[in-house]
C1' cells in the first nucleotide's frame, strides 16, 4: 500500500403508520375597536393589503419525533468554521435568517446516563463539549490498574 473483517441499545437512507404540531395557520359568517410613524424579515424604491380583537362554523401543512419494516453500511456517520450553488422569506438591489448541495479545513472510537448550553411549540427529539460507569481496541504493567485514539485495530498478501 491492497484486500477481507470486528465493535453493538452500532451508523445512515427509504417506505408505512402513529402522536404532537393544533382546534393553531387559514377560510366563511357575525359583533367590537382603530385610520397610523400600519402590515408583508431589515434598508431604499416599487407593488399588494385596511389593521386588530372577540364569537360561531369549517379546519390543514411543514420542519422536528416515536414505532414497525426495508435497503445500504462499520469514518459507519455526525458536528464546528469557511467558500460557493439552489430554494423560501411579495418584486428589484444590498443585508439578514432558514433550508439545500458541492469544495476546503478541523473535531469526535462506540452507544448509555447526568448536569449545562444551543436548536425546538415541546416535559418529545437533535446537536455540542464536559463528567460518570460500561464497551471494543491497542500500548505499558506480574497484577489491581493506567494511558492513547478510528490517520486506530485484526487477518491475509
Nucleotide at each position: 500500500g491492497a484486500u477481507a473483517g470486528a465493535g453493538g441499545u452500532g451508523c445512515g437512507g427509504g417506505a408505512u403508520u402513529c402522536a404532537a404540531g393544533a382546534g393553531u395557520a387559514u377560510c366563511a359568517g357575525g359583533g367590537g375597536a382603530u385610520c397610523a410613524u400600519a402590515g408583508c424579515u431589515g434598508a431604499a424604491c416599487c407593488g399588494c393589503u385596511g389593521u386588530u380583537u372577540c364569537c360561531u362554523g369549517a379546519g390543514a401543512a411543514a420542519g422536528g419525533g416515536g414505532a414497525u419494516u426495508u435497503c445500504g453500511c462499520c469514518g459507519a456517520a455526525g458536528g464546528g468554521c469557511u467558500u460557493u450553488u439552489u430554494g423560501c422569506c411579495g418584486g428589484u438591489u444590498c443585508a439578514g435568517g432558514c433550508a439545500u448541495a458541492a469544495g476546503g479545513u478541523u473535531c469526535u472510537g462506540g452507544g448509555a446516563c447526568g448536569a449545562c448550553g444551543c436548536a425546538g411549540a415541546a416535559u418529545a427529539u437533535g446537536c455540542g463539549g464536559c463528567g460518570u460507569a460500561c464497551u471494543g481496541u491497542c500500548a505499558c504493567g506480574u497484577a489491581u490498574g493506567u494511558g492513547g485514539a478510528g490517520c486506530g485495530c485484526u487477518a491475509u498478501c

Predicted 3D model of a 157-nucleotide RNA (Lysine riboswitch aptamer) from a mouse gut metagenome. Of the family's consensus pairs, 100% are formed in the model. The RNAcentral record of the sequence draws on MGnify.